[in-house]
């Protein structure tokens, strides 16, 4: 010098005039008067009312460890993971052997288990090829012959008292089978056994390939869930007090034996309410509420790495109840543009953000023109 990281701060200053608003004051007047976020209303408290013995369910929230604090989902220190060269940054960082759920595309298959391609196994099944061995078609008709069978019969033998039975040799008839003859159909193919090969299917095993972030092994709890802890509900339009008119309520007294009313009295008329007191609510008003406080400022005071705590001194610091905190002019400061000048600088014009209290406080987040300070990192150069 360049590029960065972290932390903190300012949010124009002064003067004049005119206004607004709170407090004090009889008045004159004096005095206070927006923010770092007053914002979003996200989280936690104070305060107030209601509820509440204790415990559980449901619901919501939180989630490494230790601490700070009134409390917190805030803050601090630290461990781990990721990002960054670094200073540093980010983290919804309990649990997936309780259970469920989920995963785009690709891929056969994505949370259920299974098999797309491949390898291998099986006395498994089907188809097909080769070798070898074995076998040779079917039907009809006919009769000579052969064979056995059935029926009838003759002769002989045996047995039996007999009827009859058994056996042998013949004859006749019947159908069958074979051979043969003729005719018809089919046709040199086919079938079976054994052995071997190929393809497909079925079943088992297996790891090689491929897809993908992930393929029975993991992930996601920022999906349900489980574990541990916490939380009663509502909010200042909370809430408390004072308290009209009208209507309604309660109590007492009087009243059809005539109340009240008809201007005071009597008569008369009318005909069912009248009077007093109490209490609740509303309009309205006051408080809550402008705070002696988780308050503000200062301290080379003390403790702690720190958030923070303690001590000492000083101070009192907006506040309405539809809502004040503003406008103009001048000087200076800051930024931008234009002109002049070698330059320092001069002149002119313009701009100055986000936003704005509403019971209060601690945080978070978001918005914000311009700037300032401190610590640290990386790179380059010089010594």
């Nucleotide at each position: 010098g360049a590029a960065g990281u972290c932390g903190g701060c300012c949010a124009g200053a002064c003067c004049g005039c005119c206004g607004c608003u709170g407090g004090c004051g009889c008045a004159a007047g004096c005095u206070g008067g927006a923010g770092g976020a007053a914002g979003g209303u996200c989280c936690g408290g104070a305060c107030u009312g209601c509820a509440c013995a204790g415990g559980g369910c449901a619901g919501c929230c939180u989630a490494g460890g230790a601490g700070c604090u009134a409390a917190c989902g805030g803050c601090u220190c630290u461990c781990c993971a990721c990002c960054g060269c670094g200073a540093g940054g980010u983290g919804a960082g309990g649990a997936u052997c309780a259970g469920a759920g989920c995963a785009a595309c690709a891929g056969a298959g994505a949370c259920g288990a299974g098999u797309c391609c491949g390898u291998u196994c099986g006395u498994g099944g089907g188809c097909u090829c080769c070798g070898u061995c074995c076998c040779c078609g079917g039907g009809g008709u006919g009769u000579u012959c052969u064979g056995g069978g059935g029926c009838g019969u003759g002769c002989c033998g045996g047995c039996g008292c007999a009827a009859g039975c058994c056996g042998g040799c013949g004859c006749g008839c019947c159908a069958c089978a074979g051979c043969c003859a003729c005719c018809c159909c089919a046709u040199c193919c086919g079938g079976g056994g054994c052995g071997g090969g190929g393809c497909c299917c079925c079943g088992g095993a297996u790891g090689g390939g491929g897809u993908g972030a992930a393929a029975c092994g993991g992930g996601c709890a920022a999906u349900c869930u489980c574990u541990a802890g916490g939380c009663g509900c509502a909010g200042c339009a909370a809430c408390a007090c004072c308290a009209a008119a009208u209507a309604g309520g309660c109590a007492c007294a009087c009243g059809c034996u005539g109340a009240c009313c008809c201007g005071g009295c009597c008569c008369g008329g009318c005909g069912a309410g009248u009077g007093u007191g109490c209490g609740g609510g509303u309009a309205g008003g006051u408080g809550g509420c402008a705070c002696c406080g988780a308050g503000c400022c200062g301290g080379u005071g003390g403790g702690g790495c720190g958030a923070c705590c303690c001590c000492c001194g000083g101070c009192c610091c907006a506040g309405a109840g539809g809502a004040a905190u503003g406008g103009c002019g001048g000087u200076c400061a800051c930024g931008g543009c234009a002109g002049g000048g070698c330059a320092a600088c001069c002149u002119g014009c313009c701009g100055c953000a986000c936003a704005g209290a509403a019971u209060c406080c601690g945080g978070c987040c978001u918005a914000u023109c311009g700037g300032c300070c401190g610590a640290c990192u990386u790179c380059a150069c010089a010594c």